RNA sequence: GGCAGAGUAGAUGUCAUGCGUUAGAGUGCUUAAGGAUGGGACGUUGCCUUAAGACGAAAUGCCUGUAGAGGCUGCGGUAUGGUCAUCGCGUCCGCUGUC
Numbered sequence: 001g002g003c004a005g006a007g008u009a010g011a012u013g014u015c016a017u018g019c020g021u022u023a024g025a026g027u028g029c030u031u032a033a034g035g036a037u038g039g040g041a042c043g044u045u046g047c048c049u050u051a052a053g054a055c056g057a058a059a060u061g062c063c064u065g066u067a068g069a070g071g072c073u074g075c076g077g078u079a080u081g082g083u084c085a086u087c088g089c090g091u092c093c094g095c096u097g098u099c
Stems, first nucleotide, its partner, number of pairs: 001099005010087004014082005019076003029053007039093005059073001061072004
């Protein structure tokens, strides 16, 4: 030097434990500001936080109980976690293997 490869943030599924389920939780959407993002630099898709705005989903279920209340099964583009499975950096340098 050539060729091949690994690795981020995170996403989806799954499991566990919660929350909510007829009121305006949460998720999702728009705008603005900020932040973290393969080992390094720059940076994008994507991600996170805050503020504002527009929307506005999910049992009026079943069982037990005198009652307070409890339990079961569902549901929500629901929260946290596992270090389980699959997927996962654009350029340059670096790393691993090989020639």
A computed fold for a 99-nucleotide RNA from Iocasia frigidifontis, annotated as THF (Tetrahydrofolate) riboswitch aptamer. NCBI's taxonomy places the organism under Bacteria, Bacillota, Halanaerobiales, Halanaerobiaceae, Iocasia. Its mean pLDDT, the model's own confidence on a scale to 100, is 75. It matches the Rfam family "THF (Tetrahydrofolate) riboswitch aptamer". From the family's description: Tetrahydrofolate (THF) riboswitch was first reported for Ames et al. as an RNA motif in 5' untranslated (5'-UTR)regions of folate transport and biosynthesis genes in Firmicutes genomes. The model forms 94% of the base pairs in the Rfam consensus.